[in-house]
Molecule: transfer RNA
Organism: Clostridia bacterium
RNA sequence: GCCAAUGUAGCUCAGUCGGUAGAGCAGCUGAUUCGUAAUCAGCAGGUCUGGGGUCCGAAUCCCCACAUUGGCUCCA
Repeated sequence: GCCAAUGUAGCUCAGUCGGUAGAGCAGCUGAUUCGUAAUCAGCAGGUCUGGGGUCCGAAUCCCCACAUUGGCUCCA
C1' cells in the first nucleotide's frame, strides 16, 4: 500500500429478507438469613463508532471516514 471481517448497555454477545433495541454477567433496591454468600422478585442502564444519502420509516440498504483484528505484499 491492497483485501476482508468486526464496531450495539460497564463486559461478552443477539437482533443484518427495513417497522423504532434485547439476553447473560456486572450494578442498585427489596425479600430470605443472626450476618455474609447463594437464591428469588423488581429497577436502572445504549439516540447502535462518526458524517452523508435512499426511504413514510435505517442498528439493518448505499457512500465516505475512523478504530480494532486477520490476510497479502507479488504476479497478473